[in-house]
RNA sequence: CGCCGAUAAAGCCAAACCCUUCGUGAGAGGGGGACGGAAAGCGGCGGAUCUUGUUCAUCAAGAUGGCCGAGCUGCCGAA
Numbered sequence: 001c002g003c004c005g006a007u008a009a010a011g012c013c014a015a016a017c018c019c020u021u022c023g024u025g026a027g028a029g030g031g032g033g034a035c036g037g038a039a040a041g042c043g044g045c046g047g048a049u050c051u052u053g054u055u056c057a058u059c060a061a062g063a064u065g066g067c068c069g070a071g072c073u074g075c076c077g078a079a
Base pairs, nucleotide, nucleotide: 004077005076012037013036017032018031019030020029021028022027035066041072042071045069046068047067048064049063050062051061052060053059
């Protein structure tokens, strides 16, 4: 340095659910809360799923990065 990821250390994030705000909606922001996570850090590029409109063939605009790939970046360190 690379692979790898421990009943290690130090920290980090925060599902469901509840409250609240925004959105027609999928969902998103904030507070509480922890199921989990070594990329659950970043960006919707490809696929996938979902929403809305038109239409039922599709097209358009969106949502999910905690669905899977690929990309960029990154903490620690045993076997």
The RNA shown here (c-di-GMP-I riboswitch aptamer) has 79 nucleotides and comes from a Nitrospirota bacterium. The source organism's lineage runs through Bacteria, Pseudomonadati and Nitrospirota. Its mean pLDDT, the model's own confidence on a scale to 100, is 84.